[in-house]
Context: one part of a larger RNA
RNA sequence: AUGGGUGUAAAACUUAUGUAGGUGGCUUUGCAAGUCCCCCAUAAAAUACCAUGGCUAAACCUUGGAAAGGUUGUGGAAACUACUAAGCUAGAGUACGGUAGAGGUAUAGGAAAUUUUUGGUGGAGUGCUGAAAUAUGUUGAGAUAAAAAAGAACACCAAUGAAGAAAUAACUCUAUUGGAUCAAAACUGACACUAAGAGAUGAAAUAUAGGGGAGCAAAUGGGAUUAGAGACCCCAGUAGUCCUAGCCGUAAACAAUGGAUACUAGGUGUUGUGCGUAUCGACCCGCGCAGUGCUGUAGCUAACGCGUUAAGUAUCCCGCCUGGGGAGUACGUUCGCAAGAAUGAAACUC
Numbered sequence: 001a002u003g004g005g006u007g008u009a010a011a012a013c014u015u016a017u018g019u020a021g022g023u024g025g026c027u028u029u030g031c032a033a034g035u036c037c038c039c040c041a042u043a044a045a046a047u048a049c050c051a052u053g054g055c056u057a058a059a060c061c062u063u064g065g066a067a068a069g070g071u072u073g074u075g076g077a078a079a080c081u082a083c084u085a086a087g088c089u090a091g092a093g094u095a096c097g098g099u100a101g102a103g104g105u106a107u108a109g110g111a112a113a114u115u116u117u118u119g120g121u122g123g124a125g126u127g128c129u130g131a132a133a134u135a136u137g138u139u140g141a142g143a144u145a146a147a148a149a150a151g152a153a154c155a156c157c158a159a160u161g162a163a164g165a166a167a168u169a170a171c172u173c174u175a176u177u178g179g180a181u182c183a184a185a186a187c188u189g190a191c192a193c194u195a196a197g198a199g200a201u202g203a204a205a206u207a208u209a210g211g212g213g214a215g216c217a218a219a220u221g222g223g224a225u226u227a228g229a230g231a232c233c234c235c236a237g238u239a240g241u242c243c244u245a246g247c248c249g250u251a252a253a254c255a256a257u258g259g260a261u262a263c264u265a266g267g268u269g270u271u272g273u274g275c276g277u278a279u280c281g282a283c284c285c286g287c288g289c290a291g292u293g294c295u296g297u298a299g300c301u302a303a304c305g306c307g308u309u310a311a312g313u314a315u316c317c318c319g320c321c322u323g324g325g326g327a328g329u330a331c332g333u334u335c336g337c338a339a340g341a342a343u344g345a346a347a348c349u350c
Base pairs, nucleotide, nucleotide: 003322004321005320006319007304008303015200017198021194022193023192025088026087027086028085030083033081034080035077036076037075039073041071042070049065050064051063053061054060091191092188093187094186097182098181099180103177104176105175106174108172109171110154114150115149116148117147118146120144121143125136126135163168208245209244210243211242215241216240220236221235222234223233258317259316260315261314262313263312266295267294268293269292270291271290272289273288274287275286276285299306300305323350324349325348332343333342334341335340
C1' cells in the first nucleotide's frame, strides 16, 4: 500500500473558510477518448500444461499440440462516463415579506455585595478550628448608622431554554454588524458536495511592554497536625486573575461520534414559525417546516448501547489507525523572545 477499521479496544485534525484534486441532478443532439464486439498481427526458445516416444523404471531427455494476461492496427456498437450543442427546475443561490435570539464589536449608565478611608456612638474582645495557635484589638478593634473611593463580578428571571463554526457568550440602554429560520414562488439555471497544501479562528496557563490591583490566590512566611508534613486545616501574602497591544497554538479543545445527500415504525416533551379548525378575539384541537430532549420498533453492535439529531441502509470526498514498551522520546527541519509546539524514527526488549 491492499484489505479491514476509526463512541468506549489502535484510530475523526480544536473549529470553520477555501485553492488544486476527487465526485456530481433531469431531458435531447452530436462525437467516439474511456467502454464493448469481430478480425489480423505480435507475444523467441527453454520452463509450466496435455499426448506420444527414448534411457530396465524414475529423475532426465525427444517430438507434437494446446494455451497465454497483454499490446498494436482495420472495421463496427452508442447504453453508461467524458466532451459538444441546446433546454429544464426538484439541488444551490438571489430578491421580496415576517420572526426569534446571553451571536460579534464599541460607547454610556446602574444597583447589591466586598475591601479600604474619614468622622460619630460605644468600650473588650474579635477572628479561626475537630481542638487550638499564629493573627488582630484600649495608639479604641469587632459591632452599629452615615459619607467617600476603588476594582472585579452581574442575584432573582433561568429552563434537558435560546445563539454561535468552535473556543465561547447573561445587569440595562444605544450605535453598528454577521448568521439562522418561516412564508410566498418573482428571478438565475447545476452555479453543487468534499477538501491535500494554504491563510484564519482558537479555553486556561506561561512569557513581553504599558496601565490597573477590591476580592481571590501558585510561590513564600508563620501557626497547627504529624514519627516527619516540603501537604490536607488556619493566619498572612507576591506573581497572576482585570484593561490595551502584540506573542503562544495547546486541553478529557468530548457527544471521546469528520462533512454532505437520500431512504427506513411509532410515542412523548420543548423552542421558533406557518396553515387549517374554532372564536367577537384568544386559548384549546389537528397538520407542516427548522432546531433541541426523552423513550423505543426494525436493523446494527464484542457488549454497553445507538436507534429519522443512527453507531441502521447506501453513495461521494477528506483526516487517521495497523501488538505492548522503548516514545510522542532521539536526530534533523520549520515555527517561537522563551517556555515549548509541529513533524517524528531506530536499536533493543516482551